[in-house]
Molecule: transfer RNA
Organism: Chloroflexota bacterium
């Protein structure tokens, strides 16, 4: 250098054109229950890598940045 693959809350993942004002788990946070902690229960913060394009519509398809990893020279 070519070619293939991945990038979603702190982390760990769900997602296959409309259900997504993105859902869980643990983790932080408020409350409740406990003499106290822990467990438990009920709440609430946080994320689609970035730019552009197709489309009535994209976390999702195209291209291309950028970073990771994988083959081949």
């Nucleotide at each position: 250098g070519g070619c293939c693959c991945c990038a979603u809350c702190g982390u760990c993942u769900a997602g296959u054109g409309g259900a997504c004002u993105a859902g869980g788990a643990c983790g932080c946070u408020g409350g409740c229950c406990u003499u106290u902690c822990a467990a438990g229960c009920c709440g609430g913060a946080a994320a689609c890598a970035c730019g552009g394009g197709a489309u009535c519509g994209u976390a999702c398809c195209c291209c291309g940045u950028u970073g990771g990893g994988g083959c081949c020279a």